[in-house]
RNA sequence: GAGCCGGCCGGACGGUCGCGGCGAGGUCUCGACCUCGCCGAGGAAAGUCCGGGCUCCACAGGGCAGGGUGGUGGGUAACACCCACCCGGGGUGACCCGCGGGACAGUGCCACAGAGAGAAGACCGCCAGCGGUUCGCUGCUGGUAAGGGUGAAACGGUGGUGUAAGAGACCACCAGCGCCCGGGGUGACCCGGGCGGCUCGGCAAACCCCACCCGGAGCAAGGUCAGACAGGGAGCGUUCGAGGGCGGCCCGCCCGAGCUCCCGGGUAGACCGCACGACGCUGGCGGCAACGGCAGCGCAAGAUGGAUGGCCGUCCACGCACCUCGGUGCGUGACAGAACCCGGCUUACAGGCCGACUCGU
Numbered sequence: 001g002a003g004c005c006g007g008c009c010g011g012a013c014g015g016u017c018g019c020g021g022c023g024a025g026g027u028c029u030c031g032a033c034c035u036c037g038c039c040g041a042g043g044a045a046a047g048u049c050c051g052g053g054c055u056c057c058a059c060a061g062g063g064c065a066g067g068g069u070g071g072u073g074g075g076u077a078a079c080a081c082c083c084a085c086c087c088g089g090g091g092u093g094a095c096c097c098g099c100g101g102g103a104c105a106g107u108g109c110c111a112c113a114g115a116g117a118g119a120a121g122a123c124c125g126c127c128a129g130c131g132g133u134u135c136g137c138u139g140c141u142g143g144u145a146a147g148g149g150u151g152a153a154a155c156g157g158u159g160g161u162g163u164a165a166g167a168g169a170c171c172a173c174c175a176g177c178g179c180c181c182g183g184g185g186u187g188a189c190c191c192g193g194g195c196g197g198c199u200c201g202g203c204a205a206a207c208c209c210c211a212c213c214c215g216g217a218g219c220a221a222g223g224u225c226a227g228a229c230a231g232g233g234a235g236c237g238u239u240c241g242a243g244g245g246c247g248g249c250c251c252g253c254c255c256g257a258g259c260u261c262c263c264g265g266g267u268a269g270a271c272c273g274c275a276c277g278a279c280g281c282u283g284g285c286g287g288c289a290a291c292g293g294c295a296g297c298g299c300a301a302g303a304u305g306g307a308u309g310g311c312c313g314u315c316c317a318c319g320c321a322c323c324u325c326g327g328u329g330c331g332u333g334a335c336a337g338a339a340c341c342c343g344g345c346u347u348a349c350a351g352g353c354c355g356a357c358u359c360g361u
Base pairs, nucleotide, nucleotide: 001359002358003357005355006354007353008352009351011315012314013313014312015311016310017309019040020039021038022037023036024035025034026033027032042335046346047345049344050343051342052341053340054218055217056216057215061251062250063249064248066214067213068212069211070210071085072084073083074082075081086100087098088097089096090095101209102208106207107206108203109202110201123148124147125144126143127142128141129140130139131138132137156174157173158172159171160170161169175199177196178195179194180193181192182191183190184189222272223271224270225269231263232262233261234260235259236258243255244254245253246252279298280297281296282295283294285292286291316333317332318331319330320329321328322327
């Protein structure tokens, strides 16, 4: 100098006027109000894409569908997340990328071009035979797949033997496939040796097959209290079983006297859930790591038409202008904003800080 990977911050302090919540005190016409103190958005609060906690419903059983995951080992409450490793690909390297089970279970597909797209095929070419010939060539029949051509992909590669020309037809080496043996690893897999037929591509994010996992709905869950109102009509059914549950369906099982639709009427208030939790910080321990466990300390928003804001001052960062060259003036401050909670992923983001490593000089 160029690069690669990871972690972190994401304006600071003060004053003042407000807003939401909690605590203490006071006033009170019991409706509330006043004073003081404390707390009051994020790294993504976002998208709602995965996984769980929690709540309610269900929780005899069997079958068929459906969805998800997909190298190996570990972490975790769980995961499609994270860590470590393996294999393949890229890079000089640090490192990066992989929707990474199975294509000899079966079916299907492979655009365009091309003769032929998978037990294929002969367009040009090469070779042989029989003809024609204006001696330049050319027709028919057969052989071949070395060379050319098409394509993302054409049924191993190189060299030789062989042949009319050729070909795993045969041979040597190499690549690949299958089987066996030895060694290493928990494992994916790796290393070495031998044998075989000489060799049948790709796509499973096509159907499908294999292994494992998966009840449903969601805080408007669910519960308590208070309050309001007005009923009317139709249909089906009570052991000849309506309807409901097993929240995809079927069998089967259970409950069972009410159920469904239409018209009309009423309410939409308060409280709990709800802020102590797979919680945060610090220290040391085990582990390569993700993470686990131990000790000490801490308590940190809770709205419900939905609070978290406005102004001023000093500083910080950036831009512009002036200029006595380090000051002055003006402007700007990314993305965005809780709503039951938590772990992830993804996406957005001005500016800045720190650390490890690589290559070149």